[in-house]
RNA sequence: UUAAGGAUUGGGCAAACUCAUUGAAAAAUGGGGACGCAAAACCGUGGGUCUAAGACAAAGAUGUUAUGGCUGCCAGGUUGCAACU
Numbered sequence: 001u002u003a004a005g006g007a008u009u010g011g012g013c014a015a016a017c018u019c020a021u022u023g024a025a026a027a028a029u030g031g032g033g034a035c036g037c038a039a040a041a042c043c044g045u046g047g048g049u050c051u052a053a054g055a056c057a058a059a060g061a062u063g064u065u066a067u068g069g070c071u072g073c074c075a076g077g078u079u080g081c082a083a084c085u
Base pairs, nucleotide, nucleotide: 004085005084008083009082010081012037013036017032018031019030020029021028022027035072041078042077043076045075046074047073048070049069050068054065055064056063057062
């Protein structure tokens, strides 16, 4: 210097819960927090799933619907630490 490994160490991310803000909601962002994660890094592209303001249907109750979300649900695409061995 190159290739491989991830048992260990360092650094990295941060579930539930909670506070504030935004939002019709789902949820998101930020603070606290730490269940977990070697792709829990990036892309809503396909499936899946959550919500239903608006729209449509209905006498009504209500139903359907994403143009709104979720990548820490599963695929796919792109990229990818150091020490150590």